Overview:
A computed fold for a 1480-nucleotide RNA from an uncultured bacterium, annotated as small-subunit ribosomal RNA. RNAcentral holds the sequence, with entries from ENA and SILVA. Rfam family: Bacterial small subunit ribosomal RNA.
């Protein structure tokens, strides 16, 4: 894009189309084929005319008239049946069958027929006998059938005639022939002198010719899938004779011959009506074959003939079968795949309508009759097309809805309102085209006949013109007019991307969605709803199907090194393809013309229904086929010639080419003998094993089998597999050289045939070594393995089979062309003679153009052309199943499907990873020092317990963490008691009142109750307003409730690791690369050099702070020498000590500002010249970033935190909020982390004594003094602090004691007594004193910290804090050891490599087993369908024979439908069970 559609939701009108795709299932009812009286006879009915009989009545009475009834004749009409004619073979339906001359297209018919029609000839003479109808009668339920008798014809029969025609035989002409034409002779064969008419005309009849139309038959070409169908055929193929047909023909028959078809696909199986066309597509194609048109086939199933011009006959006949119906049970009837309609089937397909008015058909002379063909109407949005559901105006942008950042936005000019219009629908009125014919009349022309006064008249028929009349199903429809009034008329799908269109709510991997990718696990633009939006619109979606996109079967127009795909290799058949020149032919090819290519359809133009759809006219086209004439370049064919392709001969050459025979040495094993003694062997280490019966080792001799070291080489040979000692014989191929010869002999190669590693198989040999299986020993969790000791098949030979490999260059063969360079093997030529140039053939590497998705290939192509073969078409299922074939078997070759997945795959990129590689770092290891792990205690955690033991943190990177301090409080937990606008904020309304406070009672308290006291500001001192408080009401407060996986902020970690990126340029199809890699160097992506890169940013470093040194400035509360004054102490020698004042700022110190260090200098190394840089040295307080801190790139871990804070969403609202009391967070069989104290003598203890720094202090530090053993008390000086206080530093030093012990170590635990803080130390504080004196004697596996003022050790201070420190944060004192080095462990950086990983190795992933489901295979069988063969039986019927009672019948025969029996083949269903497969 499309559809004969269906389904869901919805539905106003009209036009034109269209409507059982399924059960070719079964059908009730009605209709669908009749007509003709101008072919024929008879009967019946109705009318008219004439004429009788009879009855009645009247009368003018032998009569007449009227009415009734019953006859006859004539005439008109009607219906039904019959005889005859024509039609019924058309029209209409359906698509079962058919793979076929069925269809399409083009031819042939010299192999044919053709009713009616047109045209043109010739005829129609004489006779005859019947049968229906009818009458009588019989049988039967019926359908129907029979007997007797009568009768007509355009029904039937006999005879005559015979121009044609036909048949047989001649002659002539033509033709290749069959045959045609002309002609002669012979033969047999016609008819309705009918119908109508006054009559002719006219219509008919017989027989010819021609035509037209239609039909039959034959042929070329085209026409689906399957080779897992490869052979088929006996009337089969051909011939002769005969028969048959309209006609050729094995169409049939007898005989003869043995043929015929097939890989260019026979035969079989499956499917199917074919075509014009239709749908799609740029086209080529692909799909399809509804409607319309052409052909075919069929008519309940099968068979058969009859009639006829035509049938093997839809609404005919006979027979057989199935089914249905009627029946009196004897017997009959039927065939909707005609139009309607019914049932059934189905997702699904209409009215038992009107009419012959038109068109067409049958009959008829005609009128006319018939016509479910057809024309119309009805039903269905089934399709196409058109129209409408209103237009304008209208902003307080109404209300409502939805959203919201609460401001607003949107729905939205949308609505309302106002002004209009009048399509459709409604009502009323008017009202067609479609009608031409036909009939009557008249005129003209023509024909015929009659009459004629020959002028003509009349009649009939036909044609034309005129006039009048008549005919419409649709339909009172189309169309037109009028009226009223916006009034009656909108839905469907979608909104994550593809793909136009976004928000809220609900839900919470549920419910659901989904075309693909994929959504949904608490903020879903994807589910459901809503608002809004997008698209389409009387429809919109969904489903199904076809084509397209899909170059995804590639003719146009693809591929095969690695994505699927080159056959393992050769040889060669068919086939395909094929060098140069020349002559011819004209099959292919090209051109002209002719015929055909039906119509419709498509396309163009025009016309026309108001437009469109629909329709009409004309044109073009129908790309095809055939014929005719021509051309001769190319292909082809037939000749001739050539040599370059190919081959042959000749001369050389290399070689693991093949086959056979022989020979050789080394090694090995075994045997014999000698020497010799205790081990050998084997491994990572061992053991099994061998060995005192003498091994291994060694010497000599012998035997055996297999393989051939060195040479040996991306060297050689071969088609591939493959080939390796030497010699000989036989043999194939290849290369080079120069001449001669053949003359396209060539290339490829479906099938075929041959070769074909290893393993394997069969038979017979052989068997040294090795060695599946197997045994043993090890290893291991196990070890059916890797390692070791043994060892059988096998490996070897001969003969045969197998026929596969990663049979690989993963690259088929041939040929030509397209830069080079450099090796190597063989040969030739040239110049020089340790070398080089050149050429041919092989074999490697690098590389240009070009190719390639890239990798790569690149004269040995994967480049550019041509030729031939093989192969591919998503992954799995599966190289499986079934079938076939080969094989002894193993198995090979050929080779599916169901089902399942949304991928599988290639190359390259960036990462990550590796029990890959290289380089390099880090207290990473190593070297050291000290710890932890053992003990007791402290503290945190897990677990357990509990009413609660609140919560969080969980590898490193949780666990002395949040917590810089849980007795109450904190506090979030539990129990109980209370409150409900609330403990806290803002606002409004009303009421009351100052609030606060105080007292009493209850209570554990919170709180409740009672009482009491008192009113602020403005103000005109009424009212009122305001502030504040309480109450009521409403908004709201509150939440340490949830979500750290919705978030901000902050933080941890990799990691203070050296990295992470960008711009421009360049390279690459691209991801991306380059830069950032490389060579050095560094702590460093630090720096230098090089470089398609050049620069830059965040990081590194530096800048900042502290510290180490110096200078300068400034000196109080700091420091201080001398001098002076003064107080106290001491005054025995000596002379002093502590202060104060005054003085000074040199020093210490304090804190401001500066200097200093930069590889600056020297030497050496580094390097191609340099450089970065490294080593050493000098100087210096300090030397190579001096030491320390702060500073943390891009990012990672959905790391941590909603309980610091902030915050979205959710939840809660007399409770998850708030208050209070008490309890808990402090529990304790246990486990872990972090610490403290120890285990002692480098110690403990006692006495004495020396030296710090950082800090803190006014609800605070608190001196001296006094009291207490002590904690502490008392006291209160001083200090808002370089001034006073905390404050004693401790280790150390000096001396004494302890003497190796559970101790004078260690201090837990417990008892007692106290102190302090605090409302309160019971749960549950710290400290003190007395007493007690536990474990512990240096700590298993394992594990932590530290590289210098560090570890270790010693004390001091601070925050928190009423009190509580072994924790934390700081401070200083004393003060080491060791680092060979980078193999290893851990972590990290750079480069490189592999990768099937990318939530990235804590990755991915294989197979078994278990469970569930699914499809297919096998399967003892069993059921059903199709079909072959053989046989039996054999209806109707054609043909044939015989007979008889001879227009007829009976019987026989051949063939044969259906049926039956047997036996095969084949397809499908089902099945216990079996093996595998897929999915989860």
């Nucleotide at each position: 894009a499309a559809u004969g559609a269906a389904c869901g939701c919805u539905g106003g009108c009209g036009g034109c189309g269209u409507g059982c795709u399924u059960a070719a299932c079964a059908c009730a009812u009605g209709c669908a084929a009749g007509u003709u009286g101008a072919a024929c006879g008879a009967g019946c009915c109705c009318g008219c005319a004439c004429u009788g009989g009879u009855u009645u009545u009247g009368u003018u009475c032998u009569g007449c008239a009227a009415a009734g009834u019953u006859g006859g004749u004539g005439u008109g009409g009607g219906a039904a049946a019959g005889u005859g004619g024509c039609g019924a073979a058309c029209g209409g339906g359906u698509g079962a069958g058919u793979a076929a001359c069925g269809c399409g297209u083009g031819g042939a018919u010299a192999a044919u027929c053709u009713g009616c029609c047109u045209u043109u000839g010739g005829g129609a003479c004489c006779g005859g006998g019947a049968c229906a109808a009818c009458u009588c009668u019989g049988c039967g339920a019926a359908a129907g059938c029979g007997g007797a008798g009568c009768u007509a014809a355009u029904a039937c029969c006999g005879g005559a005639u015979a121009a044609g025609a036909c048949u047989a035989c001649g002659u002539g002409a033509g033709g290749c022939a069959a045959c045609u034409c002309a002609u002669g002779c012979a033969g047999g064969a016609a008819a309705a002198u009918g119908g109508u008419u006054c009559a002719u005309a006219c219509c008919g009849c017989c027989u010819g010719g021609a035509g037209a139309u239609g039909a039959g038959u034959c042929c070329g070409c085209g026409u689906c899938c399957u080779a897992u169908u490869a052979g088929u055929u006996u009337g089969u193929u051909g011939g002769u004779g005969g028969g048959g047909u309209a006609a050729c023909g094995g169409c049939c028959u007898a005989c003869c011959a043995a043929g015929a078809c097939u890989a260019c696909g026979a035969u079989g199986g499956g499917u199917a009506g074919c075509c014009g066309g239709c749908c799609u597509g740029a086209g080529a194609g692909g799909g399809u074959g509804a409607a319309c048109g052409g052909c075919c086939a069929c008519a309940u199933u099968g068979g058969g003939a009859c009639u006829g011009a035509g049938a093997c006959a839809c609404g005919g006949c006979c027979c057989a079968g199935a089914c249905u119906c009627c029946u009196a049970c004897g017997g009959g009837a039927g065939g909707c795949a005609g139009c309607a309609g019914u049932g059934g089937g189905g997702a699904a397909u209409u009215u038992u309508g009107c009419g012959c008015a038109a068109u067409g058909g049958g009959g008829g002379a005609a009128a006319c009759c018939c016509u479910g063909a057809c024309g119309c109407a009805g039903c269905g949005a089934c399709g196409c097309c058109g129209c409408g559901u209103g237009g304008g105006u209208g902003a307080u942008g109404a209300a409502g809805g939805c959203c919201u950042u609460c401001g607003g936005g949107u729905u939205g000019u949308a609505a309302a309102g106002c002004c209009c219009u009048g399509u459709c629908a409604u009502a009323c009125g008017g009202g067609a085209u479609g009608a031409a014919a036909c009939u009557g009349c008249c005129g003209c022309a023509c024909a015929u006949c009659u009459c004629u006064u020959c002028g003509g008249a009349g009649a009939u028929g036909u044609g034309c013109a005129g006039u009048a009349g008549c005919u419409g199903a649709c339909a009172g429809u189309a169309c037109c007019g009028u009226a009223a009034g916006a009034g009656g008329a909108a839905c469907c799908c979608c909104c994550g991307g593809c793909u136009a269109a976004c928000u809220c709510c609900g839900u919470g991997c549920c419910a659901g969605c989904a075309g693909c990718c994929g959504c949904g696990g608490u903020a879903a633009g994807a589910c459901g709803g809503a608002g809004g939006g997008g698209g389409g619109a009387a429809g919109c979606g969904u489903u199904a199907u076809u084509c397209g996109g899909a170059a995804u079967u590639a003719c146009u127009g693809g591929g095969u090194g690695u994505a699927a795909a080159g056959g393992g290799c050769g040889u060669g058949u068919a086939g395909g393809u094929g060098u140069u020149c020349u002559g011819g032919c004209a099959a292919g090819u090209c051109c002209u013309c002719u015929g055909u290519g039906a119509a419709a359809u498509c396309c163009c133009u025009c016309c026309g229904c108001u437009c469109a759809a629909u329709g009409g006219a004309g044109g073009a086209a129908c790309u095809g086929c055939a014929g005719u004439g021509g051309a001769a370049a190319c292909u082809g064919c037939c000749g001739g010639a050539a040599u370059u392709g190919a081959g042959u001969a000749c001369g050389g050459g290399a070689g693991a080419g093949g086959a056979g025979a022989g020979c050789g040495g080394a090694a090995c094993u075994c045997c014999c003998a000698g020497u010799g003694u205790a081990g050998c062997g084997g491994u990572g280490a061992a053991a099994u094993g061998c060995g005192u019966a003498g091994a291994u080792a060694u010497u000599g001799g012998g035997a055996g089998g297999a393989a051939c070291a060195c040479c040996g080489g991306u060297g050689g040979c071969g088609a591939a597999g493959g080939c390796g000692g030497c010699u000989c014989u036989c043999u194939a191929g290849c290369c080079c050289g120069a001449u001669a010869c053949u003359g396209a002999c060539a290339c490829u190669g479906a099938g075929g045939c041959g070769c074909g590693a290893a393993a394997g198989c069969c038979a017979g040999g052989g068997g040294a070594g090795c060695g599946a299986a197997c045994g043993g020993g090890a290893u291991u969790a196990g070890a059916u393995a890797c390692c070791c000791c043994g060892g059988u098949a096998g490996u070897c030979c001969u003969g045969g089979c197998u026929g596969u490999a990663a049979a690989c260059g993963a690259u088929g063969g041939g040929u030509a062309c397209u830069a080079g360079g450099u090796g190597u093997a063989g040969g030739g030529g040239g110049g020089a003679u340790u070398c080089c140039c050149u050429u041919c053939u092989g074999u490697g590497c690098c590389g240009u153009a070009g190719c390639u998705a890239a990798c790569g290939c690149g004269u040995u192509a994967a480049g550019u052309g041509c030729c031939c073969c093989a192969c591919c078409u998503g992954g799995g299922g599966a190289g499986u199943a079934c079938g076939g074939u080969c094989g002894c078997a193993a198995g090979g070759c050929u080779g599916a499907a169901a089902c399942u997945c949304a991928a599988a795959g290639g190359a390259a990129u960036u990462g990550a990873c590796g029990g890959g590689g290289g380089c390099c770092c880090g207290c990473a290891c190593a070297a050291g020092c000290g710890g932890u792990g053992g003990a007791g205690c402290a503290u945190g955690u897990g677990g357990u317990u509990u009413a609660a033991u609140u919560c969080g943190a969980u590898g490193c990177a949780a666990c002395g963490c949040g917590a810089a301090g849980a007795a109450c409080c904190u506090u979030a937990c539990c129990g109980g008691g209370g409150c409900u606008u609330g403990a806290c904020a803002u606002u409004u309304a009303c009421c009351u009142g100052a609030c606060c406070g105080c007292a009493c009672g209850g209570g554990a308290a919170a709180c409740c109750g009672u009482g009491u006291u008192u009113u602020c500001u403005c103000c005109c001192c009424a009212a009122g307003a305001g502030a504040c408080a309480g109450g009521u009401a409403a908004a709201c407060a509150g939440g340490u409730g949830c979500u750290g996986c919705a978030u901000g902020g902050c933080u941890g970690u990799c990691g203070u690791c050296a990295g992470c990126u960008c711009g421009u340029g360049u390279c690459g199809u691209g991801a991306g690369a380059u830069g950032u890699u490389g060579g050095g160097u560094u702590a460093a992506g630090u720096c230098c050099c090089g470089c398609a890169a050049c620069g830059a940013g965040c990081g590194c470093a530096a800048c900042c702070c502290c510290u180490a040194u110096c200078u300068u400035c400034a000196g109080u509360u700091g420091c201080c020498a001398u001098c002076c004054u003064u107080u106290c102490c001491a005054u025995u020698u000596a002379c002093g000590g502590a202060g104060a004042g005054a003085g000074g700022c040199a020093c210490u110190c304090u804190g401001g500002a500066g200097g200093g260090a930069c590889u600056g200098c020297c030497c050496c190394g580094g390097c191609u010249a340099a450089a970065a840089c490294g080593g050493g040295g000098a100087g210096g307080a300090a030397g190579g970033u001096g030491g320390g801190g702060g500073u943390g790139a891009c990012g990672u871990c959905a790391a941590g935190u909603c309980c610091u804070c902030a915050u979205g969403g959710c939840c809660u609202u007399u409770a998850u909020g708030c208050c209070c009391c008490g309890g808990g967070c402090u529990a304790c069989a246990c486990a872990c982390g972090u610490g403290c104290u120890a285990c002692a003598a480098u110690g403990g203890u006692c006495u004495g004594u020396a030296c710090a720094a950082u800090g803190g202090g006014u609800u605070g530090c608190g001196a001296a003094g006094c009291c207490g053993c002590g904690a502490g008390g008392u006291g209160g000086a001083g200090c808002u602090a370089a001034u006073c206080c905390c404050a004693a530093a401790a280790a150390g030093c000096a001396g004494g004691c302890c003497u190796c012990a559970g101790u004078u170590c260690g201090g837990a635990u417990u008892g007692g007594a106290g102190u302090c803080u605090g409302c309160a130390a019971c749960u549950c504080g710290a400290c003190u004193c007395c007493a007690u004196g536990a474990a512990g004697u240096u700590g298993g596996a394992a594990u932590c910290g530290c590289u210098a003022g560090u570890a270790a050790u010693c004390g001091c201070g601070g925050a928190u804090c009423a009190g509580c420190a072994u924790g934390c944060c700081g401070c200083g004192g004393u003060g080491a050891a060791u680092a060979c080095g980078u193999u290893c462990c851990c972590g990290g950086g750079c480069c490189u490599u592999g990768u099937a990983c990318a939530c990235a190795c804590c990755g991915c992933c294989c197979g078994u087993c278990a469970u569930a489901c699914c499809a297919a295979c096998c399967g003892a069988g069993u059921c059903a369908g199709g079909u072959g063969c053989a046989c039996c039986c054999g209806a109707a019927g054609u043909c044939u024979c015989a007979c008889u009672u001879u227009u007829a019948g009976u019987g026989g025969g051949c063939c044969u439908a259906a049926g039956g029996u047997g036996u095969g083949c084949u397809u499908g269903g089902u099945a216990a069970g079996g093996g595998g497969g897929g999915u989860a």